The prediction has a mean pLDDT of 80.
This is a predicted structure of a 74-nucleotide RNA (transfer RNA) from a Bacteroidia bacterium.
The RNAcentral record of the sequence draws on ENA.
[in-house]
RNA sequence: GGGUUUAUAAUUCAAUGGCAGAAUAGCGGUCUUUUAAACCGUCCACCAGGGUUCGAUUCCCUGUGAACCUACCA
Numbered sequence: 001g002g003g004u005u006u007a008u009a010a011u012u013c014a015a016u017g018g019c020a021g022a023a024u025a026g027c028g029g030u031c032u033u034u035u036a037a038a039c040c041g042u043c044c045a046c047c048a049g050g051g052u053u054c055g056a057u058u059c060c061c062u063g064u065g066a067a068c069c070u071a072c073c074a
Base pairs, nucleotide, nucleotide: 001070002069003068004067005066006065007064010024011023012022013021018054026042027041028040029039030038047063048062049061050060051059
């Protein structure tokens, strides 16, 4: 150089075209003599830009970042 995969919350992961979710973490509360645990509540996200579509996290293109393969070939 070429190829494949990948990017969603502070972290780890779901969501295969129709209201963006879970767990953990953080914060507040209940309980407890206190802490922890348990329970309840709350907070926070689709890498960027275009295209297709009534509708895109999802499909297509380009760019950027990351991981892997390859050594001149699809």

Lineage of the source: Bacteria > Pseudomonadati > Bacteroidota > Bacteroidia.